[in-house]
RNA sequence: CACCUCUGGAAAGCAGACGCUGAACCCGUUCAGACGUCUCACCGACGGGGCAAGCCGGGCGGAUUACCCGCGCGGUGAAACUCUCAGGGCACCCGACAGAGGGGGAGGA
Numbered sequence: 001c002a003c004c005u006c007u008g009g010a011a012a013g014c015a016g017a018c019g020c021u022g023a024a025c026c027c028g029u030u031c032a033g034a035c036g037u038c039u040c041a042c043c044g045a046c047g048g049g050g051c052a053a054g055c056c057g058g059g060c061g062g063a064u065u066a067c068c069c070g071c072g073c074g075g076u077g078a079a080a081c082u083c084u085c086a087g088g089g090c091a092c093c094c095g096a097c098a099g100a101g102g103g104g105g106a107g108g109a
Base pairs, nucleotide, nucleotide: 001104003102004101005100006099007098008097013040015039016038017037018036019035020033021032022031023030024029025028042088043087047085048083049082050081054076055075056074057073059071060070061069062068
């Protein structure tokens, strides 16, 4: 450093339309539903995108014997920050990350 096994592991709609199912009765309305489709809203913790200092390159300006300093430009550049493409939105699953165990790889002394 990744891999295998076990364990822990968050967030997010009382929304709207239509439909479906069920119930009630005034018999075509009302109510209910972890239900379906769509719309809008929402969440961030597989993955993916963005960037600060720093570093590199060259440009301009300043100073100096010289080392140098400043400005903007291009490149590079992390995260649990940020975007929300992907993903998610009862639970299960997944899941960044963390703990324990295991056998490996690389490097150092």
The RNA shown here (Glycine riboswitch aptamer) has 109 nucleotides and comes from Stackebrandtia nassauensis. It matches the Rfam family "Glycine riboswitch aptamer". Rfam's curators write: This family represents the bacterial glycine riboswitch. Its family is annotated with glycine biosynthetic process in the Gene Ontology. The sequence is in RNAcentral, with records from Rfam and Ribocentre. The same sequence occurs in records of 2 taxa. The prediction has a mean pLDDT of 81.